[in-house]
A computed fold for a 132-nucleotide RNA from Psychrobacillus lasiicapitis, annotated as FMN riboswitch aptamer (RFN element). Taxonomically the source falls in Psychrobacillus (Bacteria, Bacillati, Bacilli, Bacillaceae). It matches the Rfam family "FMN riboswitch aptamer (RFN element)". Rfam links the family to the GO term FMN binding. The model forms 96% of the base pairs in the Rfam consensus. The coordinates come from a structure-prediction model, not an experiment, and the mean pLDDT is 79. The sequence was found by an Rfam model in a public genome assembly.
RNA sequence: GUAUUCCUUCGGGGUCGGGUGAAAUUCCCAAUCGACGGUGAUGAAGCAAUUCUAAGCCCGUGAGCCUUCUUUAAGGCAGGAUUUGGUGUGAGUCCAAAGCCGACAGUAUAGUCUGGAUGGGAGAAGGAUGUA
Numbered sequence: 001g002u003a004u005u006c007c008u009u010c011g012g013g014g015u016c017g018g019g020u021g022a023a024a025u026u027c028c029c030a031a032u033c034g035a036c037g038g039u040g041a042u043g044a045a046g047c048a049a050u051u052c053u054a055a056g057c058c059c060g061u062g063a064g065c066c067u068u069c070u071u072u073a074a075g076g077c078a079g080g081a082u083u084u085g086g087u088g089u090g091a092g093u094c095c096a097a098a099g100c101c102g103a104c105a106g107u108a109u110a111g112u113c114u115g116g117a118u119g120g121g122a123g124a125a126g127g128a129u130g131u132a
Stems, first nucleotide, its partner, number of pairs: 005128006017029003031112002033102002035061004043052003056100002064077005082098005104115003
């Protein structure tokens, strides 16, 4: 350093203000938020090797429901979004501008409130075991 099994800890943000109305943090104006892994023409450090950093809408994962099952787990279903211009050999990630999206249940129609949830979770870090 790699593989095996196991343990522990960690592991999601957001309606300011106004309008209508009997009633809306749900509609309208406006505001505001961006989980995890990968990729990478960003930025920083270094003589260098290299290290750290960099995507809500590029690729994938997670949350809900159903079936089987004692459980672990397995199978299935549902579930979102980007263009234009610039630079350049090259842009889906840089720069500029304008857009767009957000499970289920409840309630005046909800990404942001309440609830399932003191739950689950992609995964991250550390430790133990044991092998070459």